[in-house]
This is a predicted structure of a 528-nucleotide part of an RNA (small-subunit ribosomal RNA, 5' domain) from an uncultured bacterium. RNAcentral holds the full RNA, with entries from ENA and SILVA.
Context: one part of a larger RNA
């Protein structure tokens, strides 16, 4: 000086920020879904048809039933997305991080540009139906159905293999460009007809992925470590290099410039102090990693070995008919436990992003907002101005008297931030979507009105009313701003250091009085 603190007295608002201990164990709700303009349906909601029945003279009203015909849409197929957003730091001293090269050794859904294409045909399966089993969770058989699920055919190169031939070029392996011949390989519709999609195959872009140089902790009272260990030949594997792996050969390889063990530890812009070098720390915001009950394992997928997916082994916890199942909060609220200690089981998707949809939309504890806590940072008040019978009291002395508290109060007088009450009242909304008109080459483009705010009647402004509704901690021997009294007597009891106290204590305790800071002051703990 500073703090993601905590304690103790004390507390009047505002703005903008923060909110941790046991990677300790959770009860409830929520946090990941969208798309009927891919499907077959039709539970269930609305509408239309039919038919019946009751009421009425009709109109209509009501009630049942059928019809997917329509609007839609529960569960199902199927597409994409769940790999991001969000949380935690347990692990990890290593290419995890940073920082600079490189990859002639790689992939990249969805975007953008561009180039061919989108031709014929099958056989299933969920569902819904029917018949079982199971306390349950779930499941077994049978029958039929659909597709932008699926499988075969055609067609196909500048894709991809295999052989050749010429040429350029570079950094070793070699790339790259022309060209021959062989074989191999694709697709999906929907549609309001305006379009949305599908297949190939080049480019860009975005994210990643990989290899290296150098950088950043401590211990020698840890000195030798190593057998897939070096390293080659030859295979698997992989996007892709590579002992990643595997089989054979050789016998290498790190190490006092600290190997190897051993402890500690997410890293980084940065933040704290400091003139500065440096030394400490890595809370919030940002970027990288790493984990998702402890350990493993693949399986989809362009991308995971996947936090709210799978299967396994183990802890633990429910639920069970005892045969068998469910379960993972280091998501957002909350709970119990630990602790000196750290919030609400809130509001909205109005805005900004994100999934998915042509869109209207739906989702979204990401977010934006309100709530709680002086936890810190800034900013305002707690009145101004005149007023000396230097009152009254209270303390103090050399005690008829003065000192000081002290312009302080009372008294006049002025404001009204703040409080209280009353009117008024936002920005943040631009879009999108609705209608209308205009221009346009399909397409879009503009214009002009409308629709849309959780915070919120919230900030903010105007009035009213009245000094009205607001000051406290800690110190006062020195260090270090600030002194008397009275009690106590080495007692009580102070103390960060030196040290106070044993009868005149400016150093304990109380009192005036000052002193420094102020909604806040001390104390404790830590780093400079």
């Nucleotide at each position: 000086g500073a703090u993601g603190a905590a304690c103790g007295c004390u507390a009047g608002c505002g703005g903008c920020a923060g909110g941790c201990u046991u990677a300790u164990a959770c009860a409830u709700g929520c946090a990941a879904g969208u798309c009927g303009u891919g499907g077959g349906g039709c539970a269930g909601c609305a509408g239309g048809c039919c038919c019946c029945g009751c009421a009425g003279c009709a109109a209509u009203g009501c009630g049942g039933g059928g019809u997917g015909c329509u609007g839609g849409c529960g569960a199902c197929c199927g597409g994409c997305a769940a790999a991001c957003g969000g949380g935690u730091g347990c692990g990890g001293a290593a290419c995890a991080c940073g920082u600079a090269c490189a990859c002639a050794a790689c992939c990249u859904u969805c975007c953008u540009u561009u180039a061919a294409g989108u031709g014929g045909g099958g056989a299933a399966u969920a569902g819904c139906c029917c018949a079982g089993g199971g306390a349950a969770a779930c499941u077994u058989g049978g029958a039929u159905u659909a597709a932008u699920a699926c499988c075969c055919c055609a067609u196909a190169a500048g894709a991809u293999a295999u052989a050749g031939a010429a040429g350029u070029g570079g950094c070793a392996u070699c790339a790259c460009u022309u060209u021959u011949a062989u074989a191999u390989u694709a697709a999906a519709g929907c549609u309001u007809c305006g379009g949305c999609g599908c297949u190939u195959a080049a480019u860009g872009a975005u994210g990643g992925g990989u290899g290296u140089g150098c950088g950043g902790c401590u211990g020698a009272u840890u000195a030798g470590g190593u057998a897939g260990u070096u390293g080659g030949c030859g295979g698997g594997g992989u996007a892709a290099c590579g002992g990643c792996c595997c089989a054979c050969c050789a016998a290498g390889c790190c190490u006092a410039c600290g190997a190897u063990c051993a402890g500690u530890a997410a890293c980084u812009g940065g933040u704290g102090u400091g003139a500065g070098a440096g030394c400490a720390c890595g809370a919030c915001c940002a970027g990288u990693c790493a984990c998702a009950c402890g350990g493993g394992c693949a399986c989809u997928g362009a991308g995971a070995c996947a936090c709210g997916g799978g299967c396994c082994c183990g802890a633990c916890u429910c639920c069970u008919a005892c045969g068998g199942g469910a379960g993972g909060c280091a998501g957002c609220a909350g709970u119990a436990a630990g602790g000196a200690a750290u919030a609400u089981u809130g509001g909205g998707c109005a805005a900004u992003g994100g999934a998915c949809g042509c869109a209207a939309g739906u989702c979204u504890g990401a977010c934006c907002c309100a709530g709680c806590c002086a936890u810190g940072c800034c900013g305002c008040g707690u009145g101004g101005a005149g007023g000396a019978u230097g009152a009254a009291g209270g303390u103090c002395c050399u005690c008829u008297g003065g000192a000081u508290u002290g312009u302080a109060a009372a008294c006049u007088u002025c404001u009204u931030u703040u409080a209280u009450c009353u009117g008024g009242g936002a920005a943040g909304a631009a879009a999108u979507c609705c209608a209308u008109a205009a221009a346009u080459u399909c397409u879009u483009u503009u214009a002009u009105g409308g629709u849309u705010g959780a915070c919120g009647g919230u900030a903010c402004c105007a009035g009213a009313u009245g000094a009205a509704u607001a000051a406290g901690c800690a110190c006062c021997g020195g260090c270090u701003a600030a002194c008397u009294c009275c009690g106590u007597g080495c007692c009580a009891g102070c103390a960060g250091c030196c040290g106070c106290g044993g009868u005149a204590a400016u150093a304990c305790g109380g009192a005036g009085g000052g002193u420094g800071c102020a909604a806040g002051c001390g104390u404790u703990a830590u780093c400079c």